[in-house]
RNA sequence: CGCUGAAAAAGGCAAACCACUCUAAAGGGUGGGACGCAAAGCCACUGGCCUAAGUUUCCCAUGGACGACCAUGAGGGAAUACGGCAGCAGGGUUGCCGGC
Numbered sequence: 001c002g003c004u005g006a007a008a009a010a011g012g013c014a015a016a017c018c019a020c021u022c023u024a025a026a027g028g029g030u031g032g033g034a035c036g037c038a039a040a041g042c043c044a045c046u047g048g049c050c051u052a053a054g055u056u057u058c059c060c061a062u063g064g065a066c067g068a069c070c071a072u073g074a075g076g077g078a079a080u081a082c083g084g085c086a087g088c089a090g091g092g093u094u095g096c097c098g099g100c
Base pairs, nucleotide, nucleotide: 002100003099004098005097012037013036017032018031019030020029021028022027035087041093042092043091045090046089047088048085049084050083054080055079056078057077058076059075060073061072062071063070064069
């Protein structure tokens, strides 16, 4: 340097759940807690997944107009990431111990 994780040592991380907290939500942070993890260290680049505040649109309600239509809604549906997930996979990058 490359490949690799059988046994082992020193250690590391921490799912669900609970408390507090930030967020519109998804989700995040801190503490407790351990299902698991050899990159479960780091990076949203590709695919995927989650959410939809805002925006667009449809329906409904109310008001205005003769009307096409317009406005408002602390009503409902749909689409959408500029918000997330690195413990979904690929990729990038750094790295402990052992074996070959």

A computed fold for a 100-nucleotide RNA from Desulforhabdus sp. TSK, annotated as c-di-GMP-I riboswitch aptamer. The coordinates come from a structure-prediction model, not an experiment, and the mean pLDDT is 87. Its Rfam family is "c-di-GMP-I riboswitch aptamer". From the family's description: GEMM was predicted in a large-scale screen for bacterial structured RNA regulatory elements. It was read from a public genome assembly, where an Rfam model found it.